[in-house]
């Protein structure tokens, strides 16, 4: 170094929910609360993917209109989507 057996340490973080509270939203922040997670730690300006506003335009239908999908172009957001990075323990 590898694989298999198998022992052990102190913990860490927080998912729905629900209260409160910010925002057009997405979704965040307190508290409760634990679904789970060896990185559920940071990174949203390495990069991808998804959602949100606004706004162009296309498509479908249709008398005509609202709705819906889809691409672009601006700003948000999500890291417990995928990734980047840094990093604790570890007897026999």
């Nucleotide at each position: 170094u590898u694989u298999a057996a198998c022992a052990a340490u102190g913990g860490g973080c927080a998912a729905a929910g629900c209260a409160g509270a910010a925002g057009u939203g997405a979704u965040u922040c307190u508290g409760u609360g634990a679904c789970g997670c060896a990185a559920a730690g940071c990174u949203a300006u390495a990069g991808g993917g998804c959602c949100u506003u606004a706004u162009a335009g296309a498509u479908g239908g249709g008398a005509g209109a609202u709705a819906a999908u889809c691409u672009g172009u601006a700003a948000g957001g999500u890291a417990g989507c995928c990734a980047g990075u840094u990093g604790c323990a570890a007897a026999u």
Annotation: Predicted 3D model of a 92-nucleotide RNA (c-di-GMP-I riboswitch aptamer) from Lachnospiraceae bacterium NE2001. Rfam family: c-di-GMP-I riboswitch aptamer. About the family: GEMM was predicted in a large-scale screen for bacterial structured RNA regulatory elements. The model forms 95% of the base pairs in the Rfam consensus. Lineage of the source: Bacteria > Bacillota > Clostridia > Lachnospirales > Lachnospiraceae.